c-di-AMP riboswitch aptamer (ydaO/yuaA leader) from a Candidatus Fermentithermobacillaceae bacterium, 144 nucleotides, folded computationally. Its Rfam family is "c-di-AMP riboswitch aptamer (ydaO/yuaA leader)". Its family is annotated with regulation of gene expression and cyclic-di-AMP binding in the Gene Ontology. The model forms 100% of the base pairs in the Rfam consensus.

[in-house]
RNA sequence: AGUACAACAAGGCCGAAUCCCGUCGUCUAACGGCGGGUACGGGGGAACCAUUAUUGUAACUGGGUGAAUCCGCUUAGAAAGCGGUAGGGCUGACCCUUUCACCAAACCCGCAAGCUAACCCCGGAGGCCUGAGAGGGGGAAAAC
Numbered sequence: 001a002g003u004a005c006a007a008c009a010a011g012g013c014c015g016a017a018u019c020c021c022g023u024c025g026u027c028u029a030a031c032g033g034c035g036g037g038u039a040c041g042g043g044g045g046a047a048c049c050a051u052u053a054u055u056g057u058a059a060c061u062g063g064g065u066g067a068a069u070c071c072g073c074u075u076a077g078a079a080a081g082c083g084g085u086a087g088g089g090c091u092g093a094c095c096c097u098u099u100c101a102c103c104a105a106a107c108c109c110g111c112a113a114g115c116u117a118a119c120c121c122c123g124g125a126g127g128c129c130u131g132a133g134a135g136g137g138g139g140a141a142a143a144c
Base pairs, nucleotide, nucleotide: 011129012128013127014126019037020036021035022034023033024032025031040123041122042121043120044119049114061112062109063108064107065106070084071083072082073081087103088102094137095136096135097134098133099132100131
């Protein structure tokens, strides 16, 4: 000097997921457990509207959170896998457009769910430190 890994501090990113109070961990801060709130996020639920011939039978049928959906190949059919894709975010710590690259998971309800005022219920977690170009706008600094 270079590379790899780990730890700490500060700052930032994805996400609804932040912050506050009480209490315990001997004391203070931080942190952690428990309890109560909370910015924020989601579900259920009338009329009107929308949808629907009637009745019965069967079925993991159907529905929800989330960017994470759909199509094709493969298979007797599935599952898994592969190739695309609706959609999604980073690099870029001001914003926008665009190309390549990347992700396109997971979980829950249980035969019930269109919309939906009142009303009711639930969550308020986790993870990361990280790629490369092109164009436009905004801002700043320096020099004259």

Description: The coordinates come from a structure-prediction model, not an experiment, and the mean pLDDT is 75. It was read from a public genome assembly, where an Rfam model found it.